A computed fold for a 76-nucleotide RNA from a Gemmatimonadota bacterium, annotated as transfer RNA. The coordinates come from a structure-prediction model, not an experiment, and the mean pLDDT is 81. It was read from a public genome assembly. Its Rfam family is "tRNA". Rfam describes the family as follows. Transfer RNA (tRNA) molecules are approximately 80 nucleotides in length.
RNA sequence: GCCCCCAUCGUCUAGUGGCCUAGGAUAUCUGGUUCUCAGCCAGAAGACCGGGGUUCGAUUCCCCGUGGGGGUACCA
Numbered sequence: 001g002c003c004c005c006c007a008u009c010g011u012c013u014a015g016u017g018g019c020c021u022a023g024g025a026u027a028u029c030u031g032g033u034u035c036u037c038a039g040c041c042a043g044a045a046g047a048c049c050g051g052g053g054u055u056c057g058a059u060u061c062c063c064c065g066u067g068g069g070g071g072u073a074c075c076a
Stems, first nucleotide, its partner, number of pairs: 001072007010026004018056001028044006049065005
């Protein structure tokens, strides 16, 4: 350089063209329980990488870019 794959709450992840103002776990915060801590219970806040396209409608499909991972070549 070329090819392939991936990108969603702080972290790990589910998901699908409309039911997604996006679900779960964990961490964090608040309250309860406890003599205290831990644990447990209840609740809160928290995300679709950027741009463009297709479409009535895109987090989902397509293209470009960015970042990450893997493969391959650099010969005569």